[in-house]
RNA sequence: GGGCCCAUAGCUCAGUUGGUGAGAGUGCCGGUCUCACAUACCGGAGGUCACUGGUUCAAGUCCAGUUGGGCCCACCA
Numbered sequence: 001g002g003g004c005c006c007a008u009a010g011c012u013c014a015g016u017u018g019g020u021g022a023g024a025g026u027g028c029c030g031g032u033c034u035c036a037c038a039u040a041c042c043g044g045a046g047g048u049c050a051c052u053g054g055u056u057c058a059a060g061u062c063c064a065g066u067u068g069g070g071c072c073c074a075c076c077a
Base pairs, nucleotide, nucleotide: 001073002072003071004070005069006068007067010026011025012024013023019057028044029043030042031041032040050066051065052064053063054062
């Protein structure tokens, strides 16, 4: 230098052909329970879907660029 893949909650991830409330598990907070803790059960908070722009009636999803991470190839030494 060229190519490919990934970025969604603190963490690990799902999200179908773009379609109408952005989710699961775990963690965190509160409650029930217990002398107390843990487990279990119930409830709750937590999100600029990496960033910028574009397409569209509508974008987490499509397109372009940027940033970060990973892999392969080439070059130099």
Predicted 3D model of a 77-nucleotide RNA (transfer RNA) from a Candidatus Hodarchaeota archaeon. It matches the Rfam family "tRNA". The family's RNA type in Rfam is transfer RNA. Its family is annotated with triplet codon-amino acid adaptor activity in the Gene Ontology. The sequence is in RNAcentral, with records from ENA. The coordinates come from a structure-prediction model, not an experiment, and the mean pLDDT is 81.